Context: one part of a larger RNA
RNA sequence: GCCUACGAGUUGUUUCUGUCCGGCAAGGUUAAGUGCUUAAGGCACGUCAGCCGAAGCGAGAGCGAGUCUGAAAAGGGCGUCAAGUCGGACGGAACAGACGCGAAACCUAGUGAUCUACCCUUGGCCAGGAUGAAGGUGCCGUAACAGGCACUGGAGGUCCGAACCAGUUUCCGUUGAAAAGGAUUUGGAUGAGCUGAGGGUAGGGGUGAAAGGCUAAUCAAACUGGGAGAUAGCUCGUACUCCCCGAAAUGUCUUUAGGGACAGCCUCACGAUAGCUUGGCGGAGGUAAAGCUACUGAUAGGAUGCGAGGGCUUCAUCGCCUAUCAAAUCCUGACAAACUCAGAAUGCCGUCAAGUGUUUUGUGGGAGUGAGUCGCCGGGUGCUAAUGUCCGGUGGCAAAAGGGAAAGAGCCCAGACCAACAGUUAAGGCCCCUAAACGUGGUUUAAGUUGACAGAACGGAGUGACAUCGCAGAGACAGCUAGGAUGUUAGCUUGGAAGCAGCUAUUCAUUUAAAGAGUGCGUAACAGCUCACUAGUCGAGCGGCGUUGCAUGGAUGAUAAACGGGCAUCAAGACCACUGCCGAAACUAUGGACUCGAGAGAGUGGUAGGGGAGCAUUCCAGUCGGCCGAGAAGGUGCACUGCGAGGUGUGCUGGAGCGGUUGGAAAAGAAGAUGUAGGC
Repeated sequence: GCCUACGAGUUGUUUCUGUCCGGCAAGGUUAAGUGCUUAAGGCACGUCAGCCGAAGCGAGAGCGAGUCUGAAAAGGGCGUCAAGUCGGACGGAACAGACGCGAAACCUAGUGAUCUACCCUUGGCCAGGAUGAAGGUGCCGUAACAGGCACUGGAGGUCCGAACCAGUUUCCGUUGAAAAGGAUUUGGAUGAGCUGAGGGUAGGGGUGAAAGGCUAAUCAAACUGGGAGAUAGCUCGUACUCCCCGAAAUGUCUUUAGGGACAGCCUCACGAUAGCUUGGCGGAGGUAAAGCUACUGAUAGGAUGCGAGGGCUUCAUCGCCUAUCAAAUCCUGACAAACUCAGAAUGCCGUCAAGUGUUUUGUGGGAGUGAGUCGCCGGGUGCUAAUGUCCGGUGGCAAAAGGGAAAGAGCCCAGACCAACAGUUAAGGCCCCUAAACGUGGUUUAAGUUGACAGAACGGAGUGACAUCGCAGAGACAGCUAGGAUGUUAGCUUGGAAGCAGCUAUUCAUUUAAAGAGUGCGUAACAGCUCACUAGUCGAGCGGCGUUGCAUGGAUGAUAAACGGGCAUCAAGACCACUGCCGAAACUAUGGACUCGAGAGAGUGGUAGGGGAGCAUUCCAGUCGGCCGAGAAGGUGCACUGCGAGGUGUGCUGGAGCGGUUGGAAAAGAAGAUGUAGGC
């Protein structure tokens, strides 16, 4: 993992509440028990009990269809004006283990020191080698000691190293040979040593050279029985079918935040008569935009300028001045969630008409939900960051399948009752993969831009369109040929300054076809080259500025690696216009099923959840004077049948019981619970 069996809303109650069915009814009903009688059952009494109801109000006295409050024939509160009660079934609640399994723990009574920790008693064990303390003896030595040397001696939590004990390193082992081992290596090895036997200490206790270690493979409180089905606002699981409706993830409060209570939203029953949409009319309002010489505040420039600062002047005042600041006023410009003189659209309220028709609402029974999430719109927060976070509006998903977006909860289209090899469309598409035009007409792009999204500031004789200002057959623009002069080296400055370091300038005048007191290069300064400007040649358009389309650089990430791929350039790219086609469970047509409805007709996606109708299993009672060795149940095929759970017939197998129907009662349906047991 699979197979088989078992496996979870049950039972009790003189409790409460509701619905349906039944009996009796202003009444209803017996309990324990007693008597009678049965196969089981029943019948009667128990009633001059008790309980519920038939009257309430008040703290009460009490009064009573009223009563209490109160001074009150006032007002108000609670009542009157609707029938109950006893059973049965079912929905829910309460109390019980209360749908099932599941703790970590707590308490109580016992069992454990054959493992291990420490202790007590009594035994045992430690090859061999090394070192050589004290002491001793002899000799030397000393006044005597001291001291020295040699020998002797044999001390030590001494040294090396087997047994023994330990467990340092590395490898193996890791469903092991082993629920702690093996190999290698290593530490101790006369000691606080190791070890045998017998005994002691017990669970908030022991023991501990102390690691929360050990206390029988269990230890921050052992194990076994019991309290016990502890408790679990937590996790998991919770078993047949079809039909109708169908949520919530919000508000308030909560030792509350993953739990609840009440409300909201769903469903069922019974009532009521509303509700919604569109249009007309009538209202309230202070948002968007806007505005501010209409307030509050903020604000740029200017004019005027109270006042202040600074300067001049004076002995002091007065006074004068200002490249400073600046109130207030005026002009121009412009800002605001907590500004508004004004002020929409939507939305909201009321009413009338039309349309629609239970969509609305009340009471009562039953819930679930109270973790939401994404897109778009209006905002707060954040960085006008986030698949961020918090509100409001709306649509989805959640609980929604189908088509499109390559793929895809939330985007676009569209809401699946069933069937079929019918048709029309939506979004999106029509070269091939791949259904449908390499469609038609016209522009554009050369970047494979692009064909999915998203590319910025800034840059560029890319290219198309448009607008405008100039020049041009009296010859433009570009190229080529020639000229580009003179006063003069303008003046100043300077070492020099001559068109070209710098400064000044009515930057003038002359000759000219034209030529600046000079556009750039250049020189120390000149020189030189060149430009503006002019003529010739050539022969038709040229130049500036702007707006705009499509391209281009900017452009950097880990596969070539985000056109879905192949591929595509008068496209199969982009833009404009047009025609046709494809394309879904949409719509239509055909047949069928069910629900609601008198019908016409309408409807039938669905999680939590509410409601309805059924199937199957086991047993019981009645019935079929049912079936069965001429073959029951069960098993295994086939056929038919019911929307389905299922049912019926029949072949083979099997070998003794079983069914239809009407009711009743349940140990009444398994794929899940790291479910339990057995098997493979």

Predicted 3D model of a 680-nucleotide part of an RNA (large-subunit ribosomal RNA, domain II) from an uncultured Bacteroidia bacterium.
Rfam family: Bacterial large subunit ribosomal RNA.
Model confidence (mean pLDDT): 84 of 100.
It was read from a public genome assembly.